[in-house]
Context: one part of a larger RNA
Molecule: small-subunit ribosomal RNA, 3' major domain
Organism: Polyangiaceae bacterium
């Protein structure tokens, strides 16, 4: 100087408390352990592994296993020799590949011939490796933590390691700011600058509007108009600026109020200091070293799991509900090998089909909500697992192993032990919609909007963190 303490002081955080909803019990989905297997490819393991790499394993992917092939190789560069390129058929085979033919003479310079490109053979410098080492590395990432810290120059102090500054008194979300001080300055962080959102102005009108007028087949549909909504570009706005109180050093600031769409960082995002964990990744990629080289490379066909334990979820156990019928109201996003309306066919999944390169057309029904009817507390008109049959779609192909539809079947489950998790407001809870990946497949993930709470006395305690101080058989 640090680290640590079941030492002390001060202060924060959904850390506790106060509340609301879950997990832990059930069924299923998904990941992991373990087990099994010819193989169940590999990695990730407290927080910070376990719906993680996987934004999507039927083949492919694919790295694993079995079997069948190749050996300068699946791709690229060189020399030599031969053939010409190219198109196409039979045959063996599961395919890869092997084997036997047929057509054909192309391009440039040109008599012959030579050359470019391509194919075959051959030679040897080589390729190739998802083989090992993340404890040889780069890059990227997680974590403490969006915590308020981490340092430097000069000066001063100390023999020195170092200290000071950065400590102290206040204050803040903040090493934020003020005051004081042997310190004075500065850098990386904090804040601000950036994006979205909340009010308003201006500009603009193939979206919107009877707002005011006319027409109307009644639909902003047409004329017409940019007022409003909206869209998207420029601006304006918030700064403790104003008032009062508190504070006192007449500082920083705190509390209350006015005005305001909005206050005291308005809300959200992006942004992650010096470093820590030899944290993670050699399987994204790159790369040192080591290893394989008729195989640890490469091509092909087929295959690649079931009962137990744990994590994360979905659906429920019902009446604040279920079923049927009716009636509304979103945002964001996607769409030409694509989205596919109305309408027709089909019980249905679905199959046909205008328009749209899209503020113009389509996906598109938003769902909870509201209105009406039935159910009347029951393992039920709750719940939907499991199973049987019949189909639809994608795709060369749904047996291992896809999603969906219809009919039938209807299991466990009556609110969950010890324990444990999330959340402080448009949040939790609840309801649906969209997208990426993608031929097909979403209970996961990433977004979007609808409805919309309760509680916080407080900091004694648990956990994590910051500053000061103290002890130390620790470095």
């Nucleotide at each position: 100087u640090g680290a640590c303490g079941g030492g002390g002081g001060c202060c924060c955080g959904c850390a506790c408390a106060a509340g609301c909803g879950g997990u832990g019990g059930a069924g299923c989905a998904u990941g992991u352990g373990g087990u099994u297997c010819a193989a169940u490819u590999c990695g990730a393991c407290g927080c910070a592994a376990c719906g993680c790499g996987c934004a999507g394993a039927a083949c492919c992917u694919u790295a694993c296993c079995u079997g069948g092939g190749c050996u300068a190789g699946a791709a690229a560069a060189u020399g030599c020799a031969g053939g010409a390129a190219c198109c196409u058929g039979g045959u063996u085979g599961a395919a890869a590949a092997g084997u036997c033919g047929g057509g054909g003479u192309g391009c440039u310079c040109u008599u012959g011939g030579a050359g470019a490109a391509c194919c075959u053979g051959u030679a040897g410098u080589u390729a190739g490796g998802u083989g090992c080492u993340g404890c040889a590395u780069g890059g990227c990432u997680g974590u403490c933590g969006u915590c308020a810290g981490c340092u430097c120059g000069u000066g001063u102090c100390g023999u020195g390691a170092g200290a000071u500054g950065u400590u102290g008194g206040g204050u803040u979300a903040a090493g934020u700011c003020c005051c004081g001080c042997a310190a004075c300055g500065a850098g990386c962080g904090c804040a601000a600058c950036c994006c979205c959102u909340g009010c308003c102005u201006u500009u603009a009108g193939u979206u919107g509007c009877c707002a005011g007028c006319g027409a109307u087949u009644c639909g902003g549909u047409c004329g017409g108009g940019c007022a409003c909504u909206c869209u998207a570009a420029c601006g304006a706005g918030a700064c403790u600026g104003c008032c009062g109180a508190u504070a006192u050093u007449c500082a920083a600031a705190u509390c209350g109020g006015a005005g305001g769409a909005a206050g005291g960082u308005g809300g959200g995002g992006a942004u992650g200091a010096c470093g820590u964990c030899a944290a993670g990744u050699c399987a994204u990629c790159a790369u040192g070293g080591c290893c394989c080289u008729u195989a640890u490379g490469u091509c092909c066909a087929g295959g690649g799991c079931u009962a137990c334990a744990c994590g994360u979820g979905c659906u429920a156990c019902a009446a604040u509900g279920g079923u049927c019928g009716g009636u509304a109201c979103a945002a964001a996003c996607g769409g030409u090998u694509g989205c596919g309306a109305a309408c027709c066919u089909g019980c249905g999944a679905a199959g046909g089909g205008a328009g749209c390169u899209a503020a113009u057309c389509c996906g598109a029904a938003a769902a909870a909500a509201c209105c009406g009817a039935c159910c009347u507390c029951a393992g039920u008109a709750c719940g939907g697992a499991u199973a049987a049959g019949a189909g639809u779609c994608u795709g060369c192909a749904a047996c291992u192993c896809g999603a969906c539809u219809c009919u039938u079947u209807g299991a466990a489950g009556u609110c969950g032990g010890a324990a444990u998790c999330g959340c402080u407001a448009g949040u939790a809870a609840u309801c649906g919609c969209u997208g990426a990946u993608c031929a097909g497949c979403a209970g996961g993930c990433a977004g979007c909007g609808g409805u919309g709470a309760a509680u916080a006395c407080g900091u004694u305690c648990c956990c994590g963190g910051g500053c000061c101080u103290u002890g130390u058989a620790c470095a």